[in-house]
Overview:
Predicted 3D model of an 85-nucleotide RNA (c-di-GMP-I-GGC riboswitch aptamer) from a Bacillota bacterium.
């Protein structure tokens, strides 16, 4: 560099419930703890998911546009410790 303990010392915090916000995807506080060595940061300008208050097309629950969101899907940046291979 790689890797990744039943290691030290620290760190996040899934569903869910709670109070806001939002049309919505979701987001914030607070409880929770399912995990997580990048579970930190990046969202037209890599890739993927998702929404529907707006247009368009279609006439049925779609498809496109455009909006906004996802970083706990991939990815790409930067970063703690240090066993054993």
């Nucleotide at each position: 560099a790689c890797c990744g303990a039943u290691a030290a010392a620290g760190g996040c915090a899934a569903a869910c419930c709670u109070a806001g916000c939002g049309a919505a995807a979701g987001c914030u506080g607070g409880g929770g703890g399912c995990g997580c060595a990048a579970a930190a940061c990046u969202a037209c300008a890599g890739g993927g998911g998702c929404u529907u208050c707006u247009c368009g097309c279609a006439u049925u629950u779609g498809c496109g546009a455009a909006u906004g969101c996802c970083a706990g899907c991939c990815a790409g940046u930067u970063g703690c410790c240090g066993a054993a291979a």
Notes: The organism belongs to Bacillota, within Bacteria.